[in-house]
RNA sequence: UUGUUAUCAAGAAAGGUUGAGGGAAUAGACCCUAUGAUGCCUUAGCAACCCUUUGUCUAUCAAAGAAGGUGCUACAUUCUACCAAAACUAUUUUGGGUAGAUAACAG
Numbered sequence: 001u002u003g004u005u006a007u008c009a010a011g012a013a014a015g016g017u018u019g020a021g022g023g024a025a026u027a028g029a030c031c032c033u034a035u036g037a038u039g040c041c042u043u044a045g046c047a048a049c050c051c052u053u054u055g056u057c058u059a060u061c062a063a064a065g066a067a068g069g070u071g072c073u074a075c076a077u078u079c080u081a082c083c084a085a086a087a088c089u090a091u092u093u094u095g096g097g098u099a100g101a102u103a104a105c106a107g
Base pairs, nucleotide, nucleotide: 001107002106003105004104005103006102007101008100013043014042015041016040017039021032022031023030026081027080028079029078044073045072046071049069050068051065052064053063054062055061077099082096083095084094085093086092087091
């Protein structure tokens, strides 16, 4: 960097340092931010993808766990954008898609 599969409305924060932007990119909306954004570091925590143990109908299963590898700890992936349907006539709701994030595996 590419592909496949799964998940993405739950959950979980303080300190140090830095010093103006940030919420992936484009546009719009909304929001966070000198009562300190962002990045980095430390500690703590959340979750249970890989993992560990047990059971079993050996399955694409269930229960328990958290030592290790990742990940995460404002807002639904902050919302919308493309397509379809419904309500119904300027908007709302639902489903899907695109894009993205994370994990595992493969190249």
This is a predicted structure of a 107-nucleotide RNA (SAM riboswitch aptamer (S box leader)) from a Bacteroidia bacterium. Lineage of the source: Bacteria > Pseudomonadati > Bacteroidota > Bacteroidia. The prediction has a mean pLDDT of 82. The sequence was found by an Rfam model in a public genome assembly.